This is a predicted structure of a 73-nucleotide RNA (transfer RNA) from an uncultured bacterium. Its Rfam family is "tRNA". Rfam classes the family as a transfer RNA. The sequence was found in a public genome assembly.

[in-house]
RNA sequence: GCUGGUAUAGCUCAGUCGGUAGAGCACUUCACUCGUAAUGAAGGGGUCGUGUGUUCGAGUCACAUUACCAGCU
Numbered sequence: 001g002c003u004g005g006u007a008u009a010g011c012u013c014a015g016u017c018g019g020u021a022g023a024g025c026a027c028u029u030c031a032c033u034c035g036u037a038a039u040g041a042a043g044g045g046g047u048c049g050u051g052u053g054u055u056c057g058a059g060u061c062a063c064a065u066u067a068c069c070a071g072c073u
Stems, first nucleotide, its partner, number of pairs: 001072007010025004019056001027043005049065005
């Protein structure tokens, strides 16, 4: 230098043909308990790496770019 892959909640990850962004764990509150753990109920938390474009509408499509991983030279 070239090619491919990954990037979504604090962590690990889903997200179908473009149509209201989700799960588990963690966190907060409440119940239960002499107390803790466990269990049950409720709740908070997201600029989908960044920018631009296409579209009525983009996590998803196009282009550029950043970080990391792998391969080639």